[in-house]
RNA sequence: UAGAAUAUUUAGCAAACUUAUCGAAAGGUAAGGACGCAAAGCUUUAGGGUCUAAGUAAUUAUUUAUAUGACAGCCAGUUGCACAA
Numbered sequence: 001u002a003g004a005a006u007a008u009u010u011a012g013c014a015a016a017c018u019u020a021u022c023g024a025a026a027g028g029u030a031a032g033g034a035c036g037c038a039a040a041g042c043u044u045u046a047g048g049g050u051c052u053a054a055g056u057a058a059u060u061a062u063u064u065a066u067a068u069g070a071c072a073g074c075c076a077g078u079u080g081c082a083c084a085a
Stems, first nucleotide, its partner, number of pairs: 012037002017032006035073001041078003047075002049071003055066004
């Protein structure tokens, strides 16, 4: 590119990693990039769980505890799209 067959949309989001940047860190943002996702849409003083520990407190040789920080692609709450039965 062409043909055949089958069926079921149109689409969406975007992991790891890289670069830049913010942050004490966890992690976030942007661009690239796709591992995957039928809610990987939204929501954190509604709840559970997980991560970090600047600061604070204690400790006595360097650790421990702690969220007001973070994770919704950990459960969860909530709202949607399509459709054979």
This is a predicted structure of an 85-nucleotide RNA (c-di-GMP-I riboswitch aptamer) from Acetobacterium wieringae. Rfam family: c-di-GMP-I riboswitch aptamer. From the family's description: GEMM was predicted in a large-scale screen for bacterial structured RNA regulatory elements.